The prediction has a mean pLDDT of 82.
Transfer RNA from Uronema sp. CCAP 334/1, 73 nucleotides, folded computationally.
The RNAcentral record of the sequence draws on ENA.
RNA sequence: AGGCGUAUAGCUCAGUUGGUAGAGCGGUGGCCUUACAAGCCGAUGGUCAACGGUUCGAGUCCGUUUUCGCCUA
Numbered sequence: 001a002g003g004c005g006u007a008u009a010g011c012u013c014a015g016u017u018g019g020u021a022g023a024g025c026g027g028u029g030g031c032c033u034u035a036c037a038a039g040c041c042g043a044u045g046g047u048c049a050a051c052g053g054u055u056c057g058a059g060u061c062c063g064u065u066u067u068c069g070c071c072u073a
Stems, first nucleotide, its partner, number of pairs: 001072005007066001010025004019056001028042004049065005
């Protein structure tokens, strides 16, 4: 320099044909216990990397930029 992939909750990751953004873990309140752990119940947490475009409607499609990883030279 060129090519491919990746970016979504504090962490690890889903998200179908474009139509209300989710799970597990964590943290948190309660129950249980003499207490802790485990277990049970509840609530909690998002500028979907950034900007722009298409569309009635974008996490999803298109363009540019950026992060990280891989390959080629």
Lineage of the source: Eukaryota > Viridiplantae > core chlorophytes > Chlorophyceae > Uronema. Its Rfam family is "tRNA". Rfam classes the family as a transfer RNA.